[in-house]
Context: one part of a larger RNA
RNA sequence: GAGUGAACGCUAGCGGUGCGCCUAACACAUGCAAGUCGCGCGAGGCUUCGAGCCGAGCGGCGAACGGCUGCGUAACACGUUGGAACCUGCCCCAGACUCAGGGAUAACCCCGCGAAAGCGGGGCUAAUACCGGAUGGUCCCGCAAGGGUAAAGCUUUUGCGGUCUGGGAGGGGCCUGCGGCCUAUCAGCUAGUUGGUAAGGUAAUGGCUUACCAAGGCUAUGACGGGUAGCUGGAUUGAGAGAUCGACCAGCCAGAAUGGGACUGAGACACGGCCCAUACUCCUACGGGAGGCAGCAGUGAGGAAUCUUCCGCAAUGGGGGCAACCCUGACGGAGCGACACCGCGUGAAGGAUGAAGCCAGUUUCUGGCGUAAACUUCUGUUGUGAGGGACGAAAUUUUUGACGGUACCUCACGAGAAAGCACCGGCUAAUCCCGUGCCAGCAGCCGCGGUAAGACGGGAGGUGCAAGCGUUACUC
Repeated sequence: GAGUGAACGCUAGCGGUGCGCCUAACACAUGCAAGUCGCGCGAGGCUUCGAGCCGAGCGGCGAACGGCUGCGUAACACGUUGGAACCUGCCCCAGACUCAGGGAUAACCCCGCGAAAGCGGGGCUAAUACCGGAUGGUCCCGCAAGGGUAAAGCUUUUGCGGUCUGGGAGGGGCCUGCGGCCUAUCAGCUAGUUGGUAAGGUAAUGGCUUACCAAGGCUAUGACGGGUAGCUGGAUUGAGAGAUCGACCAGCCAGAAUGGGACUGAGACACGGCCCAUACUCCUACGGGAGGCAGCAGUGAGGAAUCUUCCGCAAUGGGGGCAACCCUGACGGAGCGACACCGCGUGAAGGAUGAAGCCAGUUUCUGGCGUAAACUUCUGUUGUGAGGGACGAAAUUUUUGACGGUACCUCACGAGAAAGCACCGGCUAAUCCCGUGCCAGCAGCCGCGGUAAGACGGGAGGUGCAAGCGUUACUC
């Protein structure tokens, strides 16, 4: 000098664009953050009776996305390169098929247990729920013969579906070369350890697991241990080399009170699912139950320090639905904060009687504050009031705007409402007076202060920046 997710002190007019718990992955009151489909199904209720509305339950799809955080992790976690033994709901393309049946069960009714959460028994019923049968090939097993394996209907319109097979797109799992921290005051580490055979397991390769066999494998090119840390695109600085960092935005990974586990599913070992254990909080009739903000707001705590319990689905995107539409604290916006950057303003021109005052000096006077003020003439950015008033909304004829009566435009009023902060010994730009007297104090370094202090405190003047200016912390 540059920079910051900054904080603190003094000060403060406006707008735009960004950013805003870096600390306790500490604990959380309250509300909301994931639903949707009646064109899958049978009840129940309402009804202006139109088969219209509501609709618990069964069923389908979604809830594995989106959002948050950075605990853990030194690892194929990440970045980049190559690879083979894989999976893939919805979407796209192509081919084939969609036959005839069956038994249940929730809801509902009855009974019972419980404070509650909830649970049990009996009876009835439907389906795109479940089950077996048939058929079946470009599917699977098998050398072959042969064997095995599917489906679901709804609506009536133009439709939406179902099953199997092959391909695609996008997504994912796995392996691998190389790359990126500190430490030797860590020198040896390793028994599923290294390899093989066989089997199991997986979507798939593989000690992934098991049995048996062999005795290997890694290591000063740093194994093993310890410390620290999410990684990257990138950011800051620097002429560069490099150094430091990884907030916001984007990609990947990891986590969801702590630890463990599986279920469902195309996909999870699943933030707002389940089970177990632990700690904590809450309810209880003491028998037993409920909960998980590292979602959006918000509270307490910690801290130098970090916001509204706001508006809207109008746009973009997502889920469901044939659709109408519903949901969406994603998102779009508004609010708060000079936290940062950018822009604007606090007036412009004229105006000497160079007034008074103060300060300084060569002291009848001269110089500075100083064109500064007053005063005159303007301007109207911003401001205040009034009137008008959007784009963002479109495929498409209609409809649809939270922001917002906002931005913006016009008119009127009015210089009126808008300047501070730090410094002035040298480094370093800007000096005098008074007070103090090694005191009180200053200070980044050198150093000032013990009676004329340009260094302390006040004043005047000046210098530098300016809605900011300084200080502190950190990086180059």
Molecule: small-subunit ribosomal RNA, 5' domain
Organism: Candidatus Peribacterales bacterium